[in-house]
RNA sequence: CUACGAUAAUGGCAAACUUAGUGAAAGCUAAGGACGCAAAGCUAUAGGGCCUUUAAAAUGGUAGCCUGGCCCCCGAA
Numbered sequence: 001c002u003a004c005g006a007u008a009a010u011g012g013c014a015a016a017c018u019u020a021g022u023g024a025a026a027g028c029u030a031a032g033g034a035c036g037c038a039a040a041g042c043u044a045u046a047g048g049g050c051c052u053u054u055a056a057a058a059u060g061g062u063a064g065c066c067u068g069g070c071c072c073c074c075g076a077a
Stems, first nucleotide, its partner, number of pairs: 004075002012037002017032006035064001041070003046067003049062003
C1' cells in the first nucleotide's frame, strides 16, 4: 500500500415509534428514541430497482435496496 474486519481502542450515524413543522402524496426537517451500521459518509445530472402521484409517466422521493464513482477512522488474526 492492497485486501480483510475483532467480544480491541477512540469517535460517529440512527430503523421502528412519539411530538412539532412541511408536502398532493411518498417523503423530508427538528427534538426525543435505538433496530441496526466500518462507510448507515457524499453522489438520485452514472445505471437498475422500489415508493408516491398519474390515464400512462416522473420533472417528486429513496444512498438504511443493489452496482458504479468520490472520499474516510482504527489495526488483532
This is a predicted structure of a 77-nucleotide RNA (c-di-GMP-I riboswitch aptamer).
The model forms 100% of the base pairs in the Rfam consensus.
The prediction has a mean pLDDT of 88.